Molecule: transfer RNA
Organism: Anniella stebbinsi
RNA sequence: GCUGUAGCUCAGUGGUAGAGCACUGAUUUGAAAUCAAGAGGUCCCAGGUUCAAUCCCUGGCAUCUCCA
Numbered sequence: 001g002c003u004g005u006a007g008c009u010c011a012g013u014g015g016u017a018g019a020g021c022a023c024u025g026a027u028u029u030g031a032a033a034u035c036a037a038g039a040g041g042u043c044c045c046a047g048g049u050u051c052a053a054u055c056c057c058u059g060g061c062a063u064c065u066c067c068a
Base pairs, nucleotide, nucleotide: 001064003062004061007021008020009019010018015051023038024037025035026034044060045059046058047057048056
């Protein structure tokens, strides 16, 4: 200095969160393929601003990277 969001990889740049893969289910004798199918998230933690915060601010924690 960057990053932190579903089991994994990632979107989402104030108005109550999505995709792909994976899982379950349906279909099949079985598998693959398919599906307007289902489940799965108090968005790292605490505080602040705001009518309202994943998003803005502050401080911490963790991973990674750079310099010395």